[in-house]
RNA sequence: CUCCGAUAAAGGCAAACCCGCCGAAAGGCGGGGACGCAAAGCUACGGGUCUAAGGCAAUUCUGCUACGACCGCCGAGCCGCCGAA
Numbered sequence: 001c002u003c004c005g006a007u008a009a010a011g012g013c014a015a016a017c018c019c020g021c022c023g024a025a026a027g028g029c030g031g032g033g034a035c036g037c038a039a040a041g042c043u044a045c046g047g048g049u050c051u052a053a054g055g056c057a058a059u060u061c062u063g064c065u066a067c068g069a070c071c072g073c074c075g076a077g078c079c080g081c082c083g084a085a
Base pairs, nucleotide, nucleotide: 004083005082012037013036017032018031019030020029021028022027035072041078042077043076045075046074047073048070049069050068054065055064056063057062
């Protein structure tokens, strides 16, 4: 240094749920809260998933659609703390 990842140390993040705000929704942000996480740091690049305001079709129920969203679904890229076996 690389792989790797402790019942190590120092720290970090924060699921569900609750409250407030934003949003058409999915979801996001802040506070509380911890199920978990060694990249649960960053990027929607590939796949996937969610939503469907607008648009299109039907004109009534509804269907299709991302330019919306998720990196705590899987890959990929970039960056990074610690150091036992």
A computed fold for an 85-nucleotide RNA from a Chloroflexota bacterium, annotated as c-di-GMP-I riboswitch aptamer.
The sequence was found by an Rfam model in a public genome assembly.
Taxonomically the source falls in Chloroflexota (Bacteria, Bacillati).
Model confidence (mean pLDDT): 89 of 100.